Molecule: transfer RNA
Organism: Nephromyces sp. ex Molgula occidentalis
RNA sequence: AGGUAGUUAGCUUAGUGGUAAAGCUUCUGCUUUACAAGCAAAAGAUCAUUGGUUCAAUUCCAAUACUGCCUA
Numbered sequence: 001a002g003g004u005a006g007u008u009a010g011c012u013u014a015g016u017g018g019u020a021a022a023g024c025u026u027c028u029g030c031u032u033u034a035c036a037a038g039c040a041a042a043a044g045a046u047c048a049u050u051g052g053u054u055c056a057a058u059u060c061c062a063a064u065a066c067u068g069c070c071u072a
Base pairs, nucleotide, nucleotide: 001071002070003069004068005067006066007065010024011023012022013021018055026042028040029039030038048064049063050062051061052060
């Protein structure tokens, strides 16, 4: 320099146009002499940024930023 994949909660990952989901973590309660485990409940996301298409975009398109891989 060219090509290619990715960016979603504190972490790991789903979600192929119609109210963003789960596990772990955190907090609260129950249980226990206490801890762990278990049970119940809650909190936590401007879906990397900007623009476009659309009645409607995490999803489609473009540019930019960052990360990984391949080639030179």